[in-house]
RNA sequence: AAAAUUCUUCGGGGUCGGGUGAAAUUCCCUACUGGCGGUAAAGUCCGCGACCUGCAGGAAAGGUGCAAAAGCCUGUACCUGCGGCUGAUUCGGUGAAACUCCGGAACCAACAGUAAAGUCUGGAUGAAAGAAGAACGCG
Numbered sequence: 001a002a003a004a005u006u007c008u009u010c011g012g013g014g015u016c017g018g019g020u021g022a023a024a025u026u027c028c029c030u031a032c033u034g035g036c037g038g039u040a041a042a043g044u045c046c047g048c049g050a051c052c053u054g055c056a057g058g059a060a061a062g063g064u065g066c067a068a069a070a071g072c073c074u075g076u077a078c079c080u081g082c083g084g085c086u087g088a089u090u091c092g093g094u095g096a097a098a099c100u101c102c103g104g105a106a107c108c109a110a111c112a113g114u115a116a117a118g119u120c121u122g123g124a125u126g127a128a129a130g131a132a133g134a135a136c137g138c139g
Base pairs, nucleotide, nucleotide: 005135006134007133008132009131010130017029018028019027031119032118033109034108035048036047037046038045043107044106052084053083054082055081056080057079058078062073063072064071089105090104091103092102093101111122112121113120
């Protein structure tokens, strides 16, 4: 110095303007946004995370019991591990190298609520990929 371990902090953006309508930031025109790691700099490549979900283990609670005890039953909130599910790109140029840069034209975006939502409200003052730092440790 590194690894491991523990802890702390940080860790997602966006409907201007207009049309129809009783009602739409949801429909139509238009506008706008782009988490994390890798790699020639990426919403569209490769991989990961969030929502939802299956299995296994644990589990406050609940049931039984005189009982907040034991045993037994159940397996919910929640926790851990391993899975499943999960959208979208091409053309030209430069270059050793780019689906990443430059130029053009496209496309995509969980669930619940509500006039049908990537952008509003909500779960979420949450969780997390991860980023930074500290301690410990070793010499």

Predicted 3D model of a 139-nucleotide RNA (FMN riboswitch aptamer (RFN element)). The sequence was found by an Rfam model in a public genome assembly.